[in-house]
RNA sequence: GCUGAAAAAGGCAUACCUGUCGAAAGGCGGGGACGCAAAGCCACCGGUCUAAGGGACUCUGGAGACAGGGUUCUAGGACAGCGGGGCCGCCAGUG
Numbered sequence: 001g002c003u004g005a006a007a008a009a010g011g012c013a014u015a016c017c018u019g020u021c022g023a024a025a026g027g028c029g030g031g032g033a034c035g036c037a038a039a040g041c042c043a044c045c046g047g048u049c050u051a052a053g054g055g056a057c058u059c060u061g062g063a064g065a066c067a068g069g070g071u072u073c074u075a076g077g078a079c080a081g082c083g084g085g086g087c088c089g090c091c092a093g094u095g
Base pairs, nucleotide, nucleotide: 001094002093003092004091011036012035016031017030018029019028020027021026034081040087041086042085044084045083046082047079048078049077053074054073055072056071057070058069059068060067061066
C1' cells in the first nucleotide's frame, strides 16, 4: 500500500421498553441486541424525515383591527445504521 475469506484482542448497538430535552423529525442517559470491518468523526453533494417559525390559499367569528381552524409550500431543524465524499483508527491476511 492492498484486502476483509477465516481467526482473534476488543469495539459499536436495530426494533422495543424507559428517563430526559425538543413543536416535531430526532438527540442524550439506562435497559436491550437486529445487525455492523469503520454502525468512529464531519451535513460538503445527492436523498430522506420533520415544519415550530415564515409564506400562500381558504373557512369561521368580528363593523373593523384582528382572533381561531383547515389545506399547502418552505430548513438556517434532523438523519453519518440511505448513497457519495472528507478526516482519523483497531485486528488479521498479503505485498

The prediction has a mean pLDDT of 86.
Predicted 3D model of a 95-nucleotide RNA (c-di-GMP-I-GGC riboswitch aptamer) from an uncultured Gammaproteobacteria bacterium.
The model forms 100% of the base pairs in the Rfam consensus.